[in-house]
């Protein structure tokens, strides 16, 4: 240069092929509850511009293009 593929909460992942309401689970943080205190166990709120930006459409994490960036592979 070219191709393949991947990015989603602090951390790991699922969700995308078949576009659908308030984006899910685990872990950790955090506030209560148990406890003599600690951990474990319970219960609760809070944390995502879905890597950026543009298109498409009533509607986009999801399709389409283009750029970051991590990896593989060809040259």
């Nucleotide at each position: 240069a070219g191709g393949c593929u991947c990015g989603u909460g602090g951390c790991g992942a699922a969700g995308c092929a078949u576009g659908g309401a308030u984006a899910u689970c685990g872990c950790g943080g955090c506030a209560g509850c148990c406890u003599c205190c600690u951990a474990a166990g319970c219960u609760g709120a809070a944390g995502a511009u879905c890597g950026g930006g543009g298109g498409u459409u009533c509607a986009a994490u999801u399709c389409c293009c283009c750029c970051c960036g991590g990896g593989c592979c060809u040259g």